[in-house]
C1' cells in the first nucleotide's frame, strides 16, 4: 500500500429568540430577580444479579429450581480476564486444469447448553440383513463332509446341498477401530508396522491439559437441551417494598379461647401471636423513602488481561397526569458530476447499581494477522 478481524470513543456544534422545571440567595412573597443544573449508549426488553425494605427473633429437613471445562476479577451473577480442549473457514499457499471450478491445508478471528453414557431406564422415524452384547440382501470361496460327469485305478473336471466368511458393494446421521502389508481355500487384529483406544508411569504445569515411555490385539453407536447420577449454590415478596401525618366511620353472623385459628414459602418439624373468616358502610389528601453514589474524572504503582491500591479533583435530573422545549441562521458529517439537492439514526429517566440481549444516520482513533513493494 491492500485484504481479513477485533476493540475503544463520540452520538452533531456555535448564536439569537421565546419559554418549561428542581434547588439556592435576595426581595415589595398569588409573585419578581439572579446564581447553578435538568433525558441514553442503549433511558428498551424485564432476561440474569445484588444494595435497599418488610415479613421476623432464628433454624432443621424434605420437595423444588440454578449453575455445570480450569483458573483469577468482583458486592455477587447465566457476568467479565485469561489460558484448555472441541468444531469452524473461497484470506493466504500448495496441487490438478485451457478456462470455469475441484481438492488439500489454514493465520488472525469465530462459535461451544465444555461434568457423567460400564450406576439404572428410555429414545433412535423410514431405510436397511442387522442399531446391543446382533446379523446375511447382493455377494467371496471350495481347502472339509456329501451330488453329478469322465476314469479300470490313481486321478481329474463341474455345480453349490451341508459349510466357511464379514475383506467388496448396498441402506443409513450412525453399522461393533482405521490405513497398508503379510497370510488364507476366501477371508478376519489372525499377525506386523504406523495412526487409535485402554492400562501403567515420567517430565511440564496452581490446573483444565500437553509431551514421552512400556505394556496389552484391545474399543459397549449416538441423545443426558431425555428421566437421571455428581458437585456447588438458593428463604419470601418487592418502590404500586415500607415509615410518618390527616381524614373518615355501620354494623352484622359465624367458629374459639389455650385448643384452634393465623403468620413465617410448597409441605413437614419447630417458632410466633392471641382471637380467626365471611357479608355489608365509610375515608383515602400529603410528607418522605428520592438521589453523594460498589458515582465519575486525571495520574502513579501493581497485574498478560479482568481489576485493586494510593494521591488530586469534581456534583453531574429527582418529576409527580409527569419538566428537559419551540423557531431562526450559519457550520459540521454522509451520498451526489454538480446543484439554492437529497440525508443526518436508533431512540426518551421514574429507588438506585453490575452485566446480558436488541435496535441504530454516520464519524474518528487504534491493535491483531497475514500477502505485496521498497530501504
Nucleotide at each position: 500500500g491492500g485484504a481479513g478481524u477485533c476493540g475503544u470513543c463520540c452520538a452533531g456544534g456555535c448564536a439569537g429568540u421565546c419559554g418549561c422545571u428542581g434547588u439556592c440567595c435576595g426581595c415589595u412573597u398569588a409573585g419578581c430577580g439572579g446564581g447553578g443544573g435538568g433525558a441514553g449508549g442503549a433511558a428498551a426488553g424485564u432476561c440474569c444479579g445484588g444494595g435497599c425494605u418488610u415479613c421476623a427473633c432464628a433454624g432443621g429437613g424434605c420437595a423444588g429450581g440454578a449453575u455445570g471445562c480450569u483458573g483469577g476479577c468482583u458486592a455477587a451473577c447465566a457476568g467479565c480476564c485469561a489460558g484448555g480442549c472441541g468444531c469452524u473457514a473461497u484470506a493466504a499457499g500448495u496441487c490438478u486444469u485451457a478456462c470455469a471450478a475441484g481438492a488439500c491445508c489454514c493465520a488472525a478471528g469465530g462459535c461451544g447448553a465444555c461434568g457423567g453414557a460400564a450406576a439404572g431406564c428410555g429414545c433412535a422415524a423410514c431405510a436397511g440383513a442387522a442399531a446391543g452384547c446382533a446379523a446375511a440382501c447382493c455377494g467371496c470361496c471350495a481347502a472339509u463332509g456329501g451330488c453329478u460327469c469322465c476314469g479300470g485305478a490313481a486321478g481329474g473336471a463341474g455345480a453349490a446341498c451341508a459349510g466357511g466368511c464379514a475383506a467388496g458393494g448396498g441402506u443409513g446421521a450412525a453399522a461393533c477401530g482405521g490405513u497398508a502389508g503379510g497370510g488364507u481355500a476366501a477371508g478376519a487384529g489372525c499377525c506386523u508396522a504406523c495412526c487409535g483406544c485402554a492400562g501403567u508411569u515420567c517430565u511440564g504445569g496452581c490446573g483444565a491439559c500437553a509431551g514421552g515411555a512400556c505394556u496389552g490385539g484391545c474399543a459397549c453407536u449416538g441423545c443426558a437441551a431425555g428421566c437421571c447420577c455428581c458437585a456447588u449454590c438458593c428463604g419470601a415478596a418487592g418502590c404500586a417494598a415500607g415509615a410518618c401525618c390527616a381524614a373518615a366511620c355501620a354494623g352484622g353472623a359465624g367458629c374459639g379461647c389455650a385448643a384452634g385459628a393465623c403468620g413465617c414459602g410448597g409441605c413437614c418439624c419447630g417458632c410466633g401471636u392471641u382471637g380467626c373468616u365471611c357479608c355489608g358502610g365509610g375515608u383515602a389528601g400529603g410528607u418522605c423513602g428520592c438521589u453523594u453514589g460498589a458515582g465519575c474524572c486525571g495520574c502513579g504503582c501493581a497485574g498478560c488481561a479482568a481489576u485493586g491500591c494510593g494521591c488530586g479533583g469534581c456534583c453531574c435530573a429527582g418529576a409527580c397526569g409527569a419538566a428537559u422545549g419551540g423557531c431562526u441562521g450559519c457550520c459540521g458529517g454522509g451520498g451526489g458530476a454538480a446543484a439554492c439537492c437529497c440525508c443526518u439514526a436508533c431512540a426518551g429517566a421514574a429507588c438506585c447499581c453490575g452485566g446480558c440481549u436488541u435496535a441504530u444516520c454516520g464519524g474518528a482513533c487504534g491493535g491483531c494477522u497475514c500477502c505485496c513493494g521498497a530501504u